[in-house]
RNA sequence: CGAGAUAUAACGCAGCGGCAGCGUGUCUACUUUGGGAGUAGAAAGUCAUGUGUUCGAAUCACAUUAUCUCGA
Numbered sequence: 001c002g003a004g005a006u007a008u009a010a011c012g013c014a015g016c017g018g019c020a021g022c023g024u025g026u027c028u029a030c031u032u033u034g035g036g037a038g039u040a041g042a043a044a045g046u047c048a049u050g051u052g053u054u055c056g057a058a059u060c061a062c063a064u065u066a067u068c069u070c071g072a
Stems, first nucleotide, its partner, number of pairs: 001071007010024004018055001026042005048064005
């Protein structure tokens, strides 16, 4: 320098253009002498950034940023 992949909650990951979810973790309540386990509930997201397409974008297009892989 060229090509490609990835970016979504604290962590690991889903999510075919129509309310942003799961597991772990955190918090509260119940249970227990206490802890753990269990049960019920709750909080936590500018969906990497920007622009565009669309009635409507995490999802499509373009550019940029970061990380990784391959090639020279």
About this RNA: A computed fold for a 72-nucleotide RNA from Phaeodactylum tricornutum, annotated as transfer RNA. Its mean pLDDT, the model's own confidence on a scale to 100, is 81. Taxonomically the source falls in Phaeodactylum (Eukaryota, Ochrophyta, Bacillariophyta, Neidiaceae). The sequence is in RNAcentral, with records from ENA.